Record summary:
The RNA shown here (Bacterial small signal recognition particle RNA) has 100 nucleotides and comes from a Solirubrobacteraceae bacterium.
RNA sequence: GCCCGGGUCCCGCGCGGUGUCGGCCCGUGAAUCAGGUCAGGUCCGGAAGGAAGCAGCCUUAAGCGGUCACCGACAUGCGCAGCGGGAGUGCCCGGCCGGA
Numbered sequence: 001g002c003c004c005g006g007g008u009c010c011c012g013c014g015c016g017g018u019g020u021c022g023g024c025c026c027g028u029g030a031a032u033c034a035g036g037u038c039a040g041g042u043c044c045g046g047a048a049g050g051a052a053g054c055a056g057c058c059u060u061a062a063g064c065g066g067u068c069a070c071c072g073a074c075a076u077g078c079g080c081a082g083c084g085g086g087a088g089u090g091c092c093c094g095g096c097c098g099g100a
Stems, first nucleotide, its partner, number of pairs: 001097001003095006009086005014080003017076007025066004034059004042051003
C1' cells in the first nucleotide's frame, strides 16, 4: 500500500435497566340494606325441646392505606462489537500478501 473481515454511523427486532399501572401480599374495612356464631331478651310448647334473632365477636365484599421482592401490561433523549438489514468520504482493530 492493495484486498478481506469487524467496529464506529442509520433502521428494525431482542435482552437488560428505569418509570407508571394492575395483580399477588399485609393492614383497615358493611352504622340498616354480606355471611357465620349468636350472651341477654323475645316467640311457640304442659314439658322435652324448637324458632327467629339485637348487641358483641369472627370472616370478608366494595373502598382506603402500605410494600422490598415476584408476575403481567404499557412506555423509554438509559445500556448491550446481542441479532438482522442498510450506508460506507473518514477513523480504529485484526488477517493474508506485496513493497520500503
The sequence was found by an Rfam model in a public genome assembly.
The prediction has a mean pLDDT of 78.
NCBI's taxonomy places the organism under Bacteria, Bacillati, Actinomycetota, Thermoleophilia, Solirubrobacteraceae.
Its Rfam family is "Bacterial small signal recognition particle RNA". Rfam links the family to the GO terms SRP-dependent cotranslational protein targeting to membrane, signal sequence recognition and signal recognition particle, plasma membrane targeting. The family is grouped with related families in Rfam's "SRP clan".